RNA sequence: GGGCCGGUAGCUCAGCCUGGAUAGAGCACUGCACUUUUAAUGCAGUGGUCGCGAGUUCAAAUCUCGUCCGGCUCA
Numbered sequence: 001g002g003g004c005c006g007g008u009a010g011c012u013c014a015g016c017c018u019g020g021a022u023a024g025a026g027c028a029c030u031g032c033a034c035u036u037u038u039a040a041u042g043c044a045g046u047g048g049u050c051g052c053g054a055g056u057u058c059a060a061a062u063c064u065c066g067u068c069c070g071g072c073u074c075a
Base pairs, nucleotide, nucleotide: 001074002073003072004071005070006069007068010027011026012025013024020058029045030044031043032042033041051067052066053065054064055063
C1' cells in the first nucleotide's frame, strides 16, 4: 500500500442485506416493595448527535462517497 470484518446506552450485543410509527435487549445504575439487615426476587425509572463529515431521498442506524479508530489477511 491492497482486500475483508467491526465501531449503536456505563459494559456485552441485536437491528443494517429488503430505508418508514418514539432506536431495542441483557447486565449495570437509581427509586420503591419484600426482608431483622444484606443478598436474592418483583415493580417502576434514568441513560444514545447509531465513530465523524458529506451526498441521495418526502424520510437514513440502514443506501452512496470520503475520513478516523480497532482487528484479520495479502504483498

This is a predicted structure of a 75-nucleotide RNA (transfer RNA) from a Candidatus Woesearchaeota archaeon. The RNAcentral record of the sequence draws on ENA. Its mean pLDDT, the model's own confidence on a scale to 100, is 81. Rfam family: tRNA. Gene Ontology term of the family: triplet codon-amino acid adaptor activity. NCBI's taxonomy places the organism under Archaea, Nanobdellati, Candidatus Woesearchaeota.